[in-house]
RNA sequence: AUCCGCCCCUCACGUGGCGAUAUCUUGGUGAACUCCCCCAGGCCGGAAACGGAGCAAGGGUAGCCGGGCUCUAUCGGGUGCGUGAGGGGCGCUUUCU
Numbered sequence: 001a002u003c004c005g006c007c008c009c010u011c012a013c014g015u016g017g018c019g020a021u022a023u024c025u026u027g028g029u030g031a032a033c034u035c036c037c038c039c040a041g042g043c044c045g046g047a048a049a050c051g052g053a054g055c056a057a058g059g060g061u062a063g064c065c066g067g068g069c070u071c072u073a074u075c076g077g078g079u080g081c082g083u084g085a086g087g088g089g090c091g092c093u094u095u096c097u
Stems, first nucleotide, its partner, number of pairs: 001094001004091013018076005024068006035060003043052003
């Protein structure tokens, strides 16, 4: 110098675990800044049948205030395993000096 083996470090990727978070999930509130659905009564049109707009009630969404990590997603590490790259150490094979 080199073949092989083992160990350590760094980085990347895959996968698992853990933690945090929300875009995930759940509860409340909830559109005096006016969003959606459905619209009793009443209103409008009509001779009527019926049609139209539509307040309240009801249902939902945004927003706001909380809870939870089961799923999903993102992020993180003095995290397990695997793969790859780089660096270092030890042993050994062969060869050379």

This is a predicted structure of a 97-nucleotide RNA (Bacterial small signal recognition particle RNA) from Leucobacter komagatae.
Rfam family: Bacterial small signal recognition particle RNA. The family's RNA type in Rfam is non-coding RNA gene.